Background:
Predicted 3D model of a 528-nucleotide part of an RNA (small-subunit ribosomal RNA, 5' domain) from an uncultured bacterium. It matches the Rfam family "Bacterial small subunit ribosomal RNA". Rfam links the family to the GO terms ribosome and structural constituent of ribosome. The full RNA is in RNAcentral, with records from ENA.
Context: one part of a larger RNA
RNA sequence: AACGAACGCUGGCGGCGCGUCUUAAGUAUGCAAGUCGAGCGGCAGGGAGCAGCGAUGCGACCGAGAGCGGCGGACUGGUGAGUAACGCGUGGGUAACCUACCCAGAGGUUGGGGAUAGCCGUUAGAAAUAGCGGGUAAUACCGGAUAGGGUUACGGGGCGUAGGCUUCGUAAAGAAAGGGGCUUUGGCCCCGCCUUUGGAUGGGCCCGCGUCCCAUUAGGUAGUUGGUGUGGUAACGGCGCACCAAGCCCGAGAUGGGUAGCCGGCCUGAGAGGGUGAACGGCCACACUGGGACUGAGAUACGGCCCAGACUCCUACGGGAGGCAGCAGCUAAGAAUAUUCCGCAAUGGGCGAAAGCCUGACGGAGCGACGCCGCGUGGAUGAGGAAGGCCGAAAGGUUGUAAAAUCCUUUUAUUGCCGAAGAAUAAGGCGGGGAGGGAAUGCCCUGCAGAUGACGGUAGGCGAUGAAUAAGCCCCGGCUAAUUACGUGCCAGCAGCCGCGGUAACACGUAAGGGGCGAGCGUUGUUC
Numbered sequence: 001a002a003c004g005a006a007c008g009c010u011g012g013c014g015g016c017g018c019g020u021c022u023u024a025a026g027u028a029u030g031c032a033a034g035u036c037g038a039g040c041g042g043c044a045g046g047g048a049g050c051a052g053c054g055a056u057g058c059g060a061c062c063g064a065g066a067g068c069g070g071c072g073g074a075c076u077g078g079u080g081a082g083u084a085a086c087g088c089g090u091g092g093g094u095a096a097c098c099u100a101c102c103c104a105g106a107g108g109u110u111g112g113g114g115a116u117a118g119c120c121g122u123u124a125g126a127a128a129u130a131g132c133g134g135g136u137a138a139u140a141c142c143g144g145a146u147a148g149g150g151u152u153a154c155g156g157g158g159c160g161u162a163g164g165c166u167u168c169g170u171a172a173a174g175a176a177a178g179g180g181g182c183u184u185u186g187g188c189c190c191c192g193c194c195u196u197u198g199g200a201u202g203g204g205c206c207c208g209c210g211u212c213c214c215a216u217u218a219g220g221u222a223g224u225u226g227g228u229g230u231g232g233u234a235a236c237g238g239c240g241c242a243c244c245a246a247g248c249c250c251g252a253g254a255u256g257g258g259u260a261g262c263c264g265g266c267c268u269g270a271g272a273g274g275g276u277g278a279a280c281g282g283c284c285a286c287a288c289u290g291g292g293a294c295u296g297a298g299a300u301a302c303g304g305c306c307c308a309g310a311c312u313c314c315u316a317c318g319g320g321a322g323g324c325a326g327c328a329g330c331u332a333a334g335a336a337u338a339u340u341c342c343g344c345a346a347u348g349g350g351c352g353a354a355a356g357c358c359u360g361a362c363g364g365a366g367c368g369a370c371g372c373c374g375c376g377u378g379g380a381u382g383a384g385g386a387a388g389g390c391c392g393a394a395a396g397g398u399u400g401u402a403a404a405a406u407c408c409u410u411u412u413a414u415u416g417c418c419g420a421a422g423a424a425u426a427a428g429g430c431g432g433g434g435a436g437g438g439a440a441u442g443c444c445c446u447g448c449a450g451a452u453g454a455c456g457g458u459a460g461g462c463g464a465u466g467a468a469u470a471a472g473c474c475c476c477g478g479c480u481a482a483u484u485a486c487g488u489g490c491c492a493g494c495a496g497c498c499g500c501g502g503u504a505a506c507a508c509g510u511a512a513g514g515g516g517c518g519a520g521c522g523u524u525g526u527u528c
Stems, first nucleotide, its partner, number of pairs: 001527003005524005012375006018368002020333001025331003029328003034071003039068002045062002049058003078286003087211008097203002102199008110144001112142002119134006151172009178191005212258003219249003224246008261283004265276004288309005311322004339365001341364003347361001348359004378408004388399004413465006422455001429448006472517005477498003483512005493500002
């Protein structure tokens, strides 16, 4: 000098930050990932109206929940257990690769089929759930046609360094899905779907260099090291397998053990360096413990699945359910760390044509002097230097312009009134221009007005009242700034080091005075 601090005494306000460093211990409760009816079938319920004396029947229309289907649940958010590793950092390679949505270009969107949930009926079960029969739809599923381009195989040409680029020919296999709007009913437009090229973005893999301690760890290794073949992958590769060879790493530290997420940064320091990796940003790893794959463009998936284990809960004892290292909250641990708050108004994300819905991301508020910064606790005048305290040789000195008193001010406080900015624009509306063979919807460019505020009656402004609401903590032997008195008597105690205390203690305790810092001041811990 610094701190994610803690403890003691004290404590007025505001702004901006930060807040379980310990037990990757356990967790009641609520919320944290949904959305689309403009993909599909359909429906509980409501129900204008109609028929009927009524019971009731029919029923336009609105339409929840559930289901099939699509996209998203691989992002966001949390934590630091593991990891000494191509994990991270930095610089490269990929002629060895992938990339949903998005952008740009090219071509297409044809003709069929069979199921299945929901539903109805029924069975088993306490439940979770499971089974059987019937029947139904699709942008769900499966064949057929077609192939500009792409893939594979074969045969050539050119360039090139390797599985690259380009060009010609032959052959084979391989696509698709519809929905909505307008219409002059001919079609047109929008959102989709399929094939393909390029881009963008995001990733996979490989390599050079760097990355803590112990040699009181010296040898380690059998898919081990390499080759051939084959399989596998998006892709290279002992990645897997069969066979063959006997290699490979190591004193420039292999192997083993310990410790640890890495970095941008942060702290310190004149720098070199040392320490550190909270918050914010990037990468990695993990999601009760261990293992596994499925789906998918992408996971070996925190709030998905399966198996095993420990634990907790329900049970009709047959069997089931669960995973806060998401946001709050609880228990435990600990010196120690917050609200079971408000809102989607803004920013961002998912879905949707849109309206919109969801969003404990986020925006805010609450608690904590935990930190930094700012403000205040009044200002001026005021000596007969009041009283009181303390010291004293009793003259006096000091506290001390300090107080009182007088005159001001109102930051702040209390109270009253007013009151922003954060809101951009969306839908829909009114206009202008343009492209197209172009009627309408639509498409492209553009102007005007146009709803919506959690915070919050907040920030701020104006007025009223009245010095009113607001000062402590540590130290005073030397280092080190600031001394006297009394009490105590090697006791009680102090102490960072030297050291004080055994009867005059500037060092203990108290008082007066003084010094330092100030809403803080000291102590402890840690780093330089």